[in-house]
Context: one part of a larger RNA
RNA sequence: GGAUGAAUGCUGGCGAUGUGGAUAAGGCAUGCAAGUCGAGCGGCCCGCAAGGGCAGCGGCGUAAGGGUUAGUAACGCGUAGAUAUCAACCCCCUACUCAGGCACAACUUGGAGAAAUCCAAGCUAAUUCCUGAUGGUCCGAGUAAUCGGUAAAGGUUUUCCGGUAGGGGAUGAGUCUGCGUCCUAUCAGCUAGUUGGUGAGGUAAUGGCUCACCAAGGCAAUGACGGGUAGGCGGAGUGAGAGCUUGACCGCCAACAAUGGCACUGAGACACGGGCCAUACUCCUACGGGAGGCAGCAGUCGAGAAUAUUGCGCAAUGGGCGAAAGCCUGACGCAGCGACAUCGCGUGAAGGAUGAAGAUCUUCGGUUUGUAAACUUCUUUUCUAUGGGAAAAAUUUUCUGAUUGUACCAUAGGAAUAAGGGAUGACUAAACUCGUGCCAGCAGUAGCGGUAAUACGAGUGUCCCGAGCAUUAUCC
Numbered sequence: 001g002g003a004u005g006a007a008u009g010c011u012g013g014c015g016a017u018g019u020g021g022a023u024a025a026g027g028c029a030u031g032c033a034a035g036u037c038g039a040g041c042g043g044c045c046c047g048c049a050a051g052g053g054c055a056g057c058g059g060c061g062u063a064a065g066g067g068u069u070a071g072u073a074a075c076g077c078g079u080a081g082a083u084a085u086c087a088a089c090c091c092c093c094u095a096c097u098c099a100g101g102c103a104c105a106a107c108u109u110g111g112a113g114a115a116a117u118c119c120a121a122g123c124u125a126a127u128u129c130c131u132g133a134u135g136g137u138c139c140g141a142g143u144a145a146u147c148g149g150u151a152a153a154g155g156u157u158u159u160c161c162g163g164u165a166g167g168g169g170a171u172g173a174g175u176c177u178g179c180g181u182c183c184u185a186u187c188a189g190c191u192a193g194u195u196g197g198u199g200a201g202g203u204a205a206u207g208g209c210u211c212a213c214c215a216a217g218g219c220a221a222u223g224a225c226g227g228g229u230a231g232g233c234g235g236a237g238u239g240a241g242a243g244c245u246u247g248a249c250c251g252c253c254a255a256c257a258a259u260g261g262c263a264c265u266g267a268g269a270c271a272c273g274g275g276c277c278a279u280a281c282u283c284c285u286a287c288g289g290g291a292g293g294c295a296g297c298a299g300u301c302g303a304g305a306a307u308a309u310u311g312c313g314c315a316a317u318g319g320g321c322g323a324a325a326g327c328c329u330g331a332c333g334c335a336g337c338g339a340c341a342u343c344g345c346g347u348g349a350a351g352g353a354u355g356a357a358g359a360u361c362u363u364c365g366g367u368u369u370g371u372a373a374a375c376u377u378c379u380u381u382u383c384u385a386u387g388g389g390a391a392a393a394a395u396u397u398u399c400u401g402a403u404u405g406u407a408c409c410a411u412a413g414g415a416a417u418a419a420g421g422g423a424u425g426a427c428u429a430a431a432c433u434c435g436u437g438c439c440a441g442c443a444g445u446a447g448c449g450g451u452a453a454u455a456c457g458a459g460u461g462u463c464c465c466g467a468g469c470a471u472u473a474u475c476c
Base pairs, nucleotide, nucleotide: 001476002475003474004473006472007471008470009469010468013345014344015343016342017341018340019338020337026301027300028299030298031297032296035060036059037058040057041056043054044053045052046051067256068255069254076181077180078179079178080177081176082175083174085173086172087171090169091168092167093166094165095164096163097162098132099131100130101129107122108121109120110119111118112117138149139148140147141146154161155160182228183227184226189219190218191217194216195215196214197213198212199211200210201209231253232252233251234250235246236245237244238243258279259278260277261276262275281292282291283290284289309335311334312333313332317331318329319328320327321326348378349377350376351375358369359368361366383413384412385411386410387409388408392403420465421464422463423462424461426445427444431460432459433458434457435456441448442447
């Protein structure tokens, strides 16, 4: 000198664009953050009907989006490859879509409980479940012939949406490998599923992934093992570069969801707003028993130097469901708060000497503040008021704007609404007077102050920057 997710002090006019819990992955009141489909299904309620509402069964979604960085030194990440694999929705192609049956919710009846909720009996539908048929470019066996096994669901009707099986694509995911990836030797030896083999199990799939048996291996000064620290990268800061430091916002990947463990469902989870168990904590209770999980958006307490609104809207973009209308969406779009940062604009312009007053210094003559002010003329960026008023809205139909009466435009008014902070001995741009007297104090460094202090305090002048200016912290 540059930089910051900064904080503190003094000061503070406007706008745009960004950005804002870095500490306690501490605890959380309240509201909202994931629903949707009646064109899969039966019922109940309202209604004359059309139609509508309600919970339930069923489907799809809830594995995305959103948050956080605790853990992790690891195939976690980065990069370059590999394959023993899987795939809902989407696209393309081929074939099929036949015949039956049993249930369980809802509902009714009865019962238990404070509640959460539960039990028993009975009835019922389906794109729920089951059985059979058919079966090939499917699976298994077999050299082959061939043999064995395996599927489906209907709805709406103007023909469209589906279902099953197989193949391909797109995209996504799993797994494996080479290389790279912090400090420490005051950590030197580590390892029994350990290293390899055979067989089996398991998985979508390879594999000690697991198990039985067999062998005795495997790693290590090119740093194993241990300890500490840490999410990684694209990037960011700085620097001429090499490098050093860093990983906020945005993007990709990973991990986590009170703590620890477990599986279920499913194409996908070992699942933030699903389930079970244990633990800690909080709450309700009729004491028998129950409920909960903000590292979602707001908000609250706490700790802290320190970090915002319990806002508006689905109009746009995107997502889920739906044939659609549409519904949902704290994603997102906006607004609010903070000079937290960057950028832009303004706080007036021209003239104006008697060099006014005041103040300062003075050698008492004067000097400086200083064209500065006053005053005259002008302008209206801003500001205020009034009027008009978008684009963002898509498909050459119609409708639809939270932002917003915003941006912007016009008219009117009046210099009107708007300047401070730090420094002033040297380094370092800018000096005089007074006060104080090793006191009070200053200080980045050396240092200054003990009666003439340009270094402390005040005043005046001056210098630097300017809606900021300084200080502190950290990095280069």